This is a predicted structure of a 92-nucleotide RNA (TPP riboswitch aptamer (THI element)) from an uncultured bacterium. Model confidence (mean pLDDT): 76 of 100. The sequence was found by an Rfam model in a public genome assembly.

RNA sequence: CAUUUUGCCUAGGGGUGGCCCGCGGGCCUGAGAGCAAACCCUUGAACCUGAUCCGGUUGAUUCCGGCGUAGGGAACGGCACCUAGCUCUCCU
Numbered sequence: 001c002a003u004u005u006u007g008c009c010u011a012g013g014g015g016u017g018g019c020c021c022g023c024g025g026g027c028c029u030g031a032g033a034g035c036a037a038a039c040c041c042u043u044g045a046a047c048c049u050g051a052u053c054c055g056g057u058u059g060a061u062u063c064c065g066g067c068g069u070a071g072g073g074a075a076c077g078g079c080a081c082c083u084a085g086c087u088c089u090c091c092u
Stems, first nucleotide, its partner, number of pairs: 001085001004084001006080004010075001011042004017028005047072003053066004
């Protein structure tokens, strides 16, 4: 600072890449790498565009950062518990 955090309900939004091989498996990052009906998000916003972008790293990659105080983007919903939450400053 605010009904913020957490849980549940209903409605909705979103992403699913890289590499190896014997094509069924394995490895990397991540909350999640297409059916898990899982994960994340619903304006303090996930995600998309720019992008066949730029710099770094890697076995390779949307792996890390810039771009970004950018432009778009789905309830600004209900119930319960209740400060467990977020931000700033100082110290280590």